This is a predicted structure of a 379-nucleotide RNA (Bacterial RNase P class A) from a soil metagenome. Of the family's consensus pairs, 94% are formed in the model. Its Rfam family is "Bacterial RNase P class A". Rfam links the family to the GO terms ribonuclease P activity, dimeric ribonuclease P complex and tRNA processing. It is annotated as a ribozyme.

[in-house]
Order: sequence, then structure tokens, then C1' cells
RNA sequence: CGGACGGGCAGCCGCUGGCCAGCGCGGGGCAACCCAAGCGAGGCGGGAGGAAAGUCCGGUCUCCACAGGACAACAUGCCGGCUAACGGCCGGGGGGACUCGCUCAAAGCGAGUUUUACGGAAAGUGCCACAGAAAACAAUACCGCCGGGCAGGGAACUGCCAGGUAAGGGUGAAAAGGUGCGGUAAGAGCGCACCGCGGCCGCAGUAAUGCGUCUGGCAGGGCAAACCCCAUGCGGAGCAAGACCAAAUAGGGGAGCAGGAGCGGUCCGCUCCGUUACGACUUCCGGGUAGGUCGCUGGAGCCGGGGAGCAAUCCCCGGCCAAGAGGAAUGGCUGCCACUCUUCGGCAACGAAGAGUACAGAAACCGGCUUACAGUCCG
Repeated sequence: CGGACGGGCAGCCGCUGGCCAGCGCGGGGCAACCCAAGCGAGGCGGGAGGAAAGUCCGGUCUCCACAGGACAACAUGCCGGCUAACGGCCGGGGGGACUCGCUCAAAGCGAGUUUUACGGAAAGUGCCACAGAAAACAAUACCGCCGGGCAGGGAACUGCCAGGUAAGGGUGAAAAGGUGCGGUAAGAGCGCACCGCGGCCGCAGUAAUGCGUCUGGCAGGGCAAACCCCAUGCGGAGCAAGACCAAAUAGGGGAGCAGGAGCGGUCCGCUCCGUUACGACUUCCGGGUAGGUCGCUGGAGCCGGGGAGCAAUCCCCGGCCAAGAGGAAUGGCUGCCACUCUUCGGCAACGAAGAGUACAGAAACCGGCUUACAGUCCG
């Protein structure tokens, strides 16, 4: 670094959800019996994770929006493959770093490990700290080097002036290709050889790209994880999505109707509301709320075997069903064992005592990424 696991057993007390006994509101039937809301303390099974986490990407599903096109914003960015899809994964190429081998050594070549946001700097804009003469239309050349002129001096040489020079020194993360030979006053791709770089062509490869011949003295610093340009993708919100059933009360609408309600055993009586309507009362309809049901867990599913492929992954066969709550259960105590650490005893094997056993916790579901993690095992 990668992979696997992430305490075990027993007893007692609980929690959650399912099924079955049992009870059963109510309804139907001549009856036997059937349907059945609900309760269910009894019985039998199920009950967190590798990350359930962060909610960072991608999808399924649901609702809303939607003629077509473009812009903006955001994301991605070498090539090929995998996939439902991806910014994920696998394989490959290029670059960087390290190690080893060849080599006296350097350079180079080969092998291995590791890493890489790796389109465009010849569209434009911008930035490049400190140091330094200069950080980009190269530079008024800092030190130095070179020839010339003038002055001093016997000379060696020294000073001044206008020039040449980017080879040497110095600064820096970076100074306008590198090494060598020639050349020159000194220098310079100024010329040449090799290396590097650009271009044409050929060959190999699906491609990225690699190799080779020829050619150009050489384009011209770095930064695009600065704006930007190019290419590609992208409608929005999210299970509190959304669908269905639906109480009381208060509104809305339609119809009926002259009475209705209370006190009271009943009548009478009394009180209140209403009497042709913006209407008491009765009834129907509709929307919303409380509440309930669904969505809801059988799925890009898990396990085993075989096959294709370098791999990611895919195909075939067989077996299995593994939380589904919804203010939210999956827990606690005791004992024994396991592992780790400390102390003591012991030459040792070992024994005794004590302490510790993490990170964390489903909430529609799935594929990834990232982050957290006591301890154990494998490579």
C1' cells in the first nucleotide's frame, strides 16, 4: 500500500416489526357458518454498517416545466475499453521522481516501483514575490572579455571616452537550446557533427503515440488549479418527491323547508334562533386540515460453480430472500471465553490480578468517491 474481518457463547430483563393461537366492534346468512375494524400480555421467526457518515459526483423513481435554436452559468478535458450512468473503474501512451543493471565515470540504454486536472501560451488580456543590469517587441551590459581613440608612464601597465560581445562570473524557481570542434579582435547556429526542437513523408499501432529517412539553424521563457479560447455534457426540484381514502369544526355551492333547539318523564309553559331569505334546521356536493393507506424495499440483489477477457466487466447454470420504522426499534446487566496492554510470580512453558475492545449508527433505493476507525489475519 492492497484485501478480508471488525468480538463469540449462555442466562435474565426489555424495544421494534411480521405471522399464528386467542379475544373481537360491526355486518351478512333460516341455519351451519362467513366477512371483519381493533386488541393481542401467549407462541414462532426477522431486526444496522464497512463505512449506515459527508451529501461530493452519477443514476432509478416521482412531480413540475418544455415548439426549435442560441447565449449565460456550471462541470469535464491524452487514447481505448467497461458500465444504466458517472467527474467512477480497468488497460495503454506521454511526462516527473526514485531504485537497480550495463558503463571507469558522465551521458545514454534497459528493467522495476511510484506518481500525474495530461486540450490550447503562434487569438487576446493579465501575472511572474525576493534577488538581479535585465523577468520578455529581450535588455542604455553589473563584474568580466575584445579591438580602437585620448591622457599618464621608459616600460609593464593604469585611467577616461565612444563601441563590440549574452562565451565566462554573479542573481534567481526561471536569463532566449546543450556538448564538442572550427571560426573570430573577443564572441555569437556564424559554420559543422551529435543530442534536443519544429515540419514533410514512410512504417507499426483501433488510437494516444512510437520508430525511421529527409529537411529547417531554430520557431522562440513560465503560469490556463489566472481571465480566456476550443470541444463535449447539462431543464428544475426532490420520498417532507408524489398518489389515494378521509373526521370534527369553520368557510364555499346546490336542493328541500316553516319551523328548529334547550329546560322537562309527558303535556302546558318559559327561553333562544328563524319565518320567503345574505335564512335557523335537514340533506347533498366540493376543496383543504387532523388521521390513515400506498410509495416501501425482489433489487443495475446476494451466495456458489463454470466460461470469455490482461483487467475493469460480462454471459450461463444452480441455490437463497436478508430491517422497513417513521420522532424514529435494533438495547442493558451478569457470567465464561477470545484478543491487546500493564503489574506480579517463574530460567522457561505458563499462571494470577487489573484495565481496555474502536469509528459510528439505517429513514425511497442503487453505483462510486471522500473521510473516521481499538484490534486481528493474509499478500